[in-house]
Context: one part of a larger RNA
RNA sequence: AUGAACGCUAGCGGCAGGCUUAAUACAUGCAAGUCGAACGGUAACAGGUGUAGCAAUACAUGCUGACGAGUGGCAGACGGGUGAGGAACACGUACACAACCUCCCUCUUACUGGGGCACAACUCCGAGAAAUCGGGGCUAAUUCCCCAUAACAUCCCGAUAAGACAUCUUAAUGGGAUUAAAACUCCGGUGGUAAGAGAUGGGUGUGCGUCUGAUUAGCUAGUUGGUGAGGUAACGGCCCACCAAGGCAACGAUCAGUAACUGGUGUGAGAGCACGACCAGUCACACGGGCACUGAGAUACGGGCCCGACUCCUACGGGAGGCAGCAGUAAGGAAUAUUGGUCAAUGGGCGCAAGCCUGAACCAGCCAUGCCGCGUGAAGGAUGAAGGCCCUCUGGGUCGUAAACUUCUUUUAUCAGGGAAGAAAUCCCCGAUUCCCAUCGGGGUUGACGGUACCUGAGGAAUAAGCACCGGCUAACUCCGUGCCAGCAGCCGCGGUAAUACGGAGGGUGCAAGCGUUAUCC
Repeated sequence: AUGAACGCUAGCGGCAGGCUUAAUACAUGCAAGUCGAACGGUAACAGGUGUAGCAAUACAUGCUGACGAGUGGCAGACGGGUGAGGAACACGUACACAACCUCCCUCUUACUGGGGCACAACUCCGAGAAAUCGGGGCUAAUUCCCCAUAACAUCCCGAUAAGACAUCUUAAUGGGAUUAAAACUCCGGUGGUAAGAGAUGGGUGUGCGUCUGAUUAGCUAGUUGGUGAGGUAACGGCCCACCAAGGCAACGAUCAGUAACUGGUGUGAGAGCACGACCAGUCACACGGGCACUGAGAUACGGGCCCGACUCCUACGGGAGGCAGCAGUAAGGAAUAUUGGUCAAUGGGCGCAAGCCUGAACCAGCCAUGCCGCGUGAAGGAUGAAGGCCCUCUGGGUCGUAAACUUCUUUUAUCAGGGAAGAAAUCCCCGAUUCCCAUCGGGGUUGACGGUACCUGAGGAAUAAGCACCGGCUAACUCCGUGCCAGCAGCCGCGGUAAUACGGAGGGUGCAAGCGUUAUCC
């Protein structure tokens, strides 16, 4: 010094931290949705309208607010978790890409014409225990397809100039070919397509740094290089065919063991040594292993397929699942918390917006786990009381101003009253610039925490001290018991009849809501 644990003890608050072990297995709930201003629609709710009826009411109707399921778009590649693997361009740092990509966002330029076929939903039929699936029919779109138009995009051919990584780059250019779109609307706009630039995020390459072992000395066939073809956003044995025989290594290759890396943290005068919890950046993983699809982005924790192990359902034919998300359970362990509240703030997704979602986040709960702060009273008070302990015992010393008693205070606790900041915006209303485009001004609305923090008042010393040690190291000593016994002990060592070392007592010393012990590091 610690993410600690154990023993004894325990008043309060603030701030932090909390499975270091089994990357073991998981019951249950929640953790990623949203858009009706893309679409066909109407299962539920509410309203309206119509018909019948005196009425209650019944029926009809997507007409409206809305909206289950469905098509379509965007987001589910972020956020959150864990550290198994990995000794590697994984990480750190510094460069490079004339070898690259980038949804959303910003700026600039141009365009947004015409047509068509489907498939869900729905309906009918069928299979199945279920999960779900098959067939017939109808239908919409910002779904899909075709045509037109189009270059500064891509490809081919030609030719000029300049150039500092010269395999090419840049600039002004000629000809040919190929390739685009989607609408919605409250009429204000919001979208769509192509191209260029930016921003952001990524990809790739390289120098240097990055643990232990030589009781591991040789290793390597896609291996090292070339040519061609493939593949990728892109370079490359990345992959393949052929050709050559190379490449690495005592400056430690290969093999084995261990390990996420860093900013940092602990210690130390420093050099160094040890560590990498929390917070921040990067990487890797998501039951074990493999694979691709979609997409700007994944080889995708809460998407898909296959194999395997395990668990569950089953009508035995077949199906379902993946907490290293937040809580929680079992197990393991010396050991680590609530199946809590809210989207009020911050941030994220979708949406024009209202808003919806958000176990991110903000809060609350539990735990002396740590750090910091406060309190458990203050002043006076000597018949130095009683009592305990000790002694040289008619007496003295000590606990000790300690107590009693007098005066005072009220932090804290309890009770009572008041009571926040965190809220700026959004949104609604009014007004101004007038165009509900946008901006600005005024008023109103919105707080989980929380009637919390904080403030005021009331009464009353009232509600609050332990733990370890006292032979030396090391601050602190006597008596009794025991008698190499019982026991102590970090080291030296104590104990065999006067033990300051064992056990008890009185006294003392050190820390203090903690104190000791154990473990580990300096």
The part of an RNA shown here (small-subunit ribosomal RNA, 5' domain) has 522 nucleotides and comes from an uncultured bacterium. Rfam family: Bacterial small subunit ribosomal RNA. Rfam links the family to the GO terms structural constituent of ribosome and ribosome. Its mean pLDDT, the model's own confidence on a scale to 100, is 86. RNAcentral holds the full RNA, with entries from Greengenes.